[in-house]
Molecule: Lysine riboswitch aptamer
Organism: Sinobaca qinghaiensis
């Protein structure tokens, strides 16, 4: 070997976070389309309501058999890239597209505020084709970090290291530099 500044720069946690591309399975004996039959007046948009426009007894919606037959999202894996509030969620504000207009909602994008250190797992709710995955809430375990306490070891010192216990949070932690104040 001090105090303050969400100060600068570089790092750590690890089945670490996220993105892009390729491949694989699932999605799916699915959707859409077509033929036939039943049916007998409605139907078309991301959802609902109102209006408008168009289609429809030369047969609407819906259903059944048959033919044909996807894709997106999510998952696994490989490579690459950006990173360590990485990222995720909630609320609010604004924005964007759709047969058309209006209203409400859902979804996209951007900003603000708040919460979560990270991973795994269990229960429950939502979402989804899905008991996969994701998210919210609650619990458990492991792990990194700091503070305090106890024990041991080392040390010239106001110190350091290891183990255990308790507790906190990323506006944190480690190292380094700058500025201001103080000694």
């Nucleotide at each position: 070997a001090g105090u303050g500044a969400g100060g600068u720069u570089a790092g750590a946690g690890g089945u670490g976070c996220a993105a892009a591309u390729g491949c694989u399975a699932u999605c799916a004996u699915u959707a859409a389309u077509c033929c036939g039959c039943u049916g007998g007046a409605g139907a078309a948009a991301c959802u609902u309501g109102a209006g408008u426009u168009u289609c429809c007894g030369g047969g609407a919606a819906a259903g059944c058999u048959g033919a044909c037959g996807a894709a997106a999202g999510g998952a696994g894996u490989a490579u690459u890239u950006g990173c360590c509030g990485a990222a995720g969620c909630u609320u609010c504000u604004a924005u964007u597209a759709u047969g058309c207009u209006c209203a409400a909602g859902a979804a996209u994008u951007a900003g603000a505020a708040g919460c979560u250190g990270g991973u795994u797992u269990c229960g429950u709710a939502u979402u989804u084709a899905a008991u996969a995955g994701a998210u919210g809430c609650g619990g458990a375990a492991c792990u990194g970090u700091c503070a305090u306490g106890c024990a041991g070891c080392c040390g010239u010192c106001u110190g350091g290291c290891u183990g255990c216990a308790u507790g906190g949070a990323g506006g944190g932690c480690u190292a380094u530099c700058u500025c201001a104040c103080g000694c």